[in-house]
The part of an RNA shown here (large-subunit ribosomal RNA, domain IV) has 327 nucleotides and comes from a metagenome.
Context: one part of a larger RNA
RNA sequence: CCGUGGCUAAGGAACUAGGCAAAUUAGACCUGUAACUUUGGAAUAAAGGUCUCCCUGAGAGAUCAGGGACGCAGAUGAACGGCCCAGGCGACUGUUUAGCAAAAACACAUGGCUUUGCGAAAUCGAAAGACGAAGUAUAAGGCCUGACACCUGCCCGGUGCCGGAAGGUUAAGAGGGGAUGUUAUCGCAAGAGAAGCAUUGAAUUGAAGCCCCGGUAAACGGCGGCCGUAACGAUAACGGUCCUAAGGUAGCGAAAUUCCUUGUCGGGUAAGUUCCGACCUGCACGAAUGGUGUAACGAUCUGGGCACUGUCUCAGCCACGAGCUCG
Repeated sequence: CCGUGGCUAAGGAACUAGGCAAAUUAGACCUGUAACUUUGGAAUAAAGGUCUCCCUGAGAGAUCAGGGACGCAGAUGAACGGCCCAGGCGACUGUUUAGCAAAAACACAUGGCUUUGCGAAAUCGAAAGACGAAGUAUAAGGCCUGACACCUGCCCGGUGCCGGAAGGUUAAGAGGGGAUGUUAUCGCAAGAGAAGCAUUGAAUUGAAGCCCCGGUAAACGGCGGCCGUAACGAUAACGGUCCUAAGGUAGCGAAAUUCCUUGUCGGGUAAGUUCCGACCUGCACGAAUGGUGUAACGAUCUGGGCACUGUCUCAGCCACGAGCUCG
C1' cells in the first nucleotide's frame, strides 16, 4: 500500500449521475391497520407491546394471573422482511440476447379481420404420401390487438384484396389472302412462269391478366390553407375564399412524443434543467400501427420522505491474507 472482515466520537446522504455499497428491519404471540379497490385484495400495510428464571394460586394439561430475582441486553448463538408517498410503462404468473442488455421487448387470456365444407385450407414432398387430424366451422390455418372499464370518429382518390363481365388491349395455337426461291414450259432476246418442294406470312379467331365498373379501412394507409369580423384592448361563436378522397371526432396533451424550452403558473426545497398538478402556442398525440383510465403485480424506470448508517465531513483502530523491507 492492497484485499476480505470487525468497530468508531459528533454529525447523518452534506457522498454520488444515482443512498451504489453498507447499515437498519427480521422469529413467535397479543393489539392494531389508511387511501384505493375488479370487494378477492391492498396487508406481515403502517404503528405499538410481550418473550429469561424463582415462588404462590388456578387448570386434566397447554397455559394464564399475582408476587419476586438477575443482566446493558431474555426470539440472549446462527439463520432470519427496512418502510411509506407520488408518477411513467407493461394488466397479471411466465419468456428472452448460453458468454456485456431481463426490459417498457416477446408471450399471454381477451377482442377483431380473413381463409377453409373435408380427398378442407395452409405446409412438406417432381410423386406416392405425410401433416393438419384419427380433428369437421364452438374446428383448423394466417394477420393484427393485448386483462378489465368506457370507447373505437371521417376518408375507398392511391395501393392491396373481393366481386363483375358489356366493351378495349392481349400469348401460344388455329388460319392462310399473298410474297420469295427453285424450274417443266413459252420466248430470238429481255423476260414470263403451272404443278410440286421449300422459305415467309396478312385478314380472321384466340383465355386469364390489365384497362374498365362496383365493394372493402380491427386491409396498407390518409385525416388542409389564407383573409376578415363583437361598443377599451384581446380573442373570434360568425363570414368569405382556395384546395381535397376526406380534412383529426371523443379523449389526452411541454408527454417514453415539445424544436424554441430550464415554456408559463402552482406544489415540494433555504435554493429544484429532474419530479408532481395545471394551462394548450400539439415544431411533429389521437382512437385494435388501438385512445383514455385502472385495483393487483414488477430483481422495471422516475421524483420525494421516515428510519438507518464510515457513502461523506475525515479519517482512525483491530483481525486475517497478499505485496514490500529486513533476517

Rfam family: Bacterial large subunit ribosomal RNA. The prediction has a mean pLDDT of 88.